[in-house]
Small-subunit ribosomal RNA, central domain from an uncultured Eubacteriales bacterium, 350 nucleotides, folded computationally. Model confidence (mean pLDDT): 86 of 100. The RNAcentral record of the full RNA draws on ENA and SILVA.
Context: one part of a larger RNA
RNA sequence: CUGGGUGUAAAGGGCGUGUAGGCGGGAUAUUAAGUCAGGCGUGAAAUAUCGAAGCUCAACUUCGAAACUGCGUUUGAAACUGAUAUUCUUGAGUACUGGAGAGGAAAGUGGAAUUCCCAGUGUAGCGGUGAAAUGCGUAGAUAUUGGGAGGAACACCAGUGGCGAAGGCGGCUUUCUGGACAGUUACUGACGCUGAGGCGCGAAAGCGUGGGGAGCAAACAGGAUUAGAUACCCUGGUAGUCCACGCCGUAAACGAUGGAUACUAGGUGUAGGGGGUAUCGACCCCCCCUGUGCCGGAGUUAACACAAUAAGUAUCCCACCUGGGGAGUACGGCCGCAAGGUUGAAACUC
Numbered sequence: 001c002u003g004g005g006u007g008u009a010a011a012g013g014g015c016g017u018g019u020a021g022g023c024g025g026g027a028u029a030u031u032a033a034g035u036c037a038g039g040c041g042u043g044a045a046a047u048a049u050c051g052a053a054g055c056u057c058a059a060c061u062u063c064g065a066a067a068c069u070g071c072g073u074u075u076g077a078a079a080c081u082g083a084u085a086u087u088c089u090u091g092a093g094u095a096c097u098g099g100a101g102a103g104g105a106a107a108g109u110g111g112a113a114u115u116c117c118c119a120g121u122g123u124a125g126c127g128g129u130g131a132a133a134u135g136c137g138u139a140g141a142u143a144u145u146g147g148g149a150g151g152a153a154c155a156c157c158a159g160u161g162g163c164g165a166a167g168g169c170g171g172c173u174u175u176c177u178g179g180a181c182a183g184u185u186a187c188u189g190a191c192g193c194u195g196a197g198g199c200g201c202g203a204a205a206g207c208g209u210g211g212g213g214a215g216c217a218a219a220c221a222g223g224a225u226u227a228g229a230u231a232c233c234c235u236g237g238u239a240g241u242c243c244a245c246g247c248c249g250u251a252a253a254c255g256a257u258g259g260a261u262a263c264u265a266g267g268u269g270u271a272g273g274g275g276g277u278a279u280c281g282a283c284c285c286c287c288c289c290u291g292u293g294c295c296g297g298a299g300u301u302a303a304c305a306c307a308a309u310a311a312g313u314a315u316c317c318c319a320c321c322u323g324g325g326g327a328g329u330a331c332g333g334c335c336g337c338a339a340g341g342u343u344g345a346a347a348c349u350c
Base pairs, nucleotide, nucleotide: 003322004321005320006319007304008303012318014201015200016199017198021194022193023192025088026087027086028085029084030083031082033081034080035077036076037075038074039073040072041071042070049065050064051063052062053061054060091191092188093187094186095185096183097182098181103177104176105175106174107173108172109171110154115149116148117147118146119145120144121143125136126135162169163168206247207246208245209244210243211242215241216240220236221235222234223233258317259316260315261314262313263312266295267294268293269292270291271290272289273288274287275286276285299306300305323350324349325348332343333342334341335340
C1' cells in the first nucleotide's frame, strides 16, 4: 500500500460550527472533459513468455512469433459521470398559527435548615463511638424561647419525566434569547450530506487578580484502633468549594456504539402535539407525527448480546486501529503563568 476492522478483544475525535475536498433528487436539450469503439504513429535492443535450432545434454547462445496491458494523434458513439442552459417539487429551507420544556444569560426575590452573635428560662453535663478519648461546659454549655447576621443549597412536586450538540440544566418572578415539535396552506427551487485544517463550546480539579466564606473539607494537628497505622473511626481545621473577570482543555467527556439518508415482523409503556368516534363536557376507545423506555422475530454476532433509537440491509463522508512491554515515555515543534496539554518515536525485550 492492498485488505480486514473499530459496543466488551487494538481502534469513534469530548461536542458543535464550518473552509478546502469528497459525494449528491426528477425531466429535457446541447457538449464531449472522463468513458467506450476503430484507424495511424510510437512503445530501442537485450531480458521475460511461447515455438524452433546450435554446443554430446544442460546452463548458455541463436532465430522467429506474440507481447510490451502505455502515451500521442485522428475519426466516431452519447447510456453513465462531468460541463452549460431551461425546467420540476418529493430533499432542504422560509413565512403563518399553536401548545410543551430544570435550554441559555442577567436582575430581583422566598421559606426550611446549619453555624455564629445578643437577650430570657434553666443546671451539670454535652458531644462522640464498636467501646472510648481528644474536644466543649459553673467565665453557665447542651436543651429551650425571642431577636439579629451571613453564606450556600433549593425538601415535597420528581417520574428508565423534560430540555440541550456535548459538557450539562431543578425554589419563585421579570426581562432578553437559542432550538425542537405539531397543524394548515403559501413561497424559494437542490439552496443538500459529510467535513482534513480553522474557529467556538467544553464536568471536576488546578492556576492568576479582586471579593466572599455558613456548612462541608484535601493538607495539617490531636484522640483512638493497631505489632505498626503517615489509613479506615472520632474532635478540630486551611486551601478549595461560592461570585466577577481571565486562563487551563482534560475525564470510565460512556450508549465504552461518529454523522447523514433510505428500507426491513410484532407486542407493551411513557412524554409533546394533532385528528376521529362519543358526549352537555370530561374520562375511556381508535388513528397519525415527533421524542423516550422495556420485551422480542428475522437478520447480525466469537459469544454476550443488538434488534426501526440496530451492533440488520445498503450508499456517502470524516476519525481511528494493525502483537505485549518499553510508552502516551524521550526528543523536537506548537500551546500554557504554572501544573501540564497536544503531536509522538526508537533502541532493547518477550